RNA sequence: UUUUGUAAGGGGCGCUGCGACAGAAUCUCUGCCAGGCUUUCAAACCAGUCAAGAUCAACGGCGCUCAUAAAUA
Numbered sequence: 001u002u003u004u005g006u007a008a009g010g011g012g013c014g015c016u017g018c019g020a021c022a023g024a025a026u027c028u029c030u031g032c033c034a035g036g037c038u039u040u041c042a043a044a045c046c047a048g049u050c051a052a053g054a055u056c057a058a059c060g061g062c063g064c065u066c067a068u069a070a071a072u073a
Base pairs, nucleotide, nucleotide: 002044003043004042005041007039008038009037010066011065012064013063014062015061018036021031022030023029024028035059
């Protein structure tokens, strides 16, 4: 780095439906669907390095709403 899994990124409800997945009467349709992204940790594989410093986040369609915080009046 990649793969799988865990945890986190403050929540809830409704709507649409791209990808993935499943099904099918099939070159399309239907169902489901807004953590699929990022970071951390563990394991496995591969590659590299010999060592200090800094940092603890940035994001997530539309509408409503709660929480938290700040600001204004």
About this RNA
A computed fold for a 73-nucleotide RNA from a Gammaproteobacteria bacterium, annotated as SAH (S-adenosyl-L-homocysteine) riboswitch aptamer. Of the family's consensus pairs, 100% are formed in the model. Taxonomically the source falls in Gammaproteobacteria (Bacteria, Pseudomonadati, Pseudomonadota).